[in-house]
RNA sequence: GGGCCGCUAGCUCAGUUGGUAGAGCGGUCGACUCUUAAUCGAUUGGUCGAAGGUUCGAGUCCUUCGCGGCCCACCA
Numbered sequence: 001g002g003g004c005c006g007c008u009a010g011c012u013c014a015g016u017u018g019g020u021a022g023a024g025c026g027g028u029c030g031a032c033u034c035u036u037a038a039u040c041g042a043u044u045g046g047u048c049g050a051a052g053g054u055u056c057g058a059g060u061c062c063u064u065c066g067c068g069g070c071c072c073a074c075c076a
Stems, first nucleotide, its partner, number of pairs: 001072007010025004019056001026044006049065005
C1' cells in the first nucleotide's frame, strides 16, 4: 500500500425487503424472607464509531475518515 470482517444500552449480542431500535445480564424501587441470596412484580435504559450523500423515510444503501481484528503485498 491492497483486500475482508467488526463498531447498536453499563456488559454480551440480536435487528428480516429501508418504515422510525430490542433481548439477556446489570442498575433502581417493591413483594417474599429473621436477614442475605434465590424467586416474583414494576421501573431504568441509546447522538446505532464520526462526518457527508441518496430517500417522504437510513442501524440498514453510497462516499470519506477513525478504532479493533484477520489476510496479502512491498521496503531498507

This is a predicted structure of a 76-nucleotide RNA (transfer RNA) from Roseomonas sp. It matches the Rfam family "tRNA". It is annotated as a transfer RNA. Rfam describes the family as follows. Transfer RNA (tRNA) molecules are approximately 80 nucleotides in length. The RNAcentral record of the sequence draws on ENA and MGnify. NCBI's taxonomy places the organism under Bacteria, Pseudomonadati, Alphaproteobacteria, Roseomonadaceae, Roseomonas.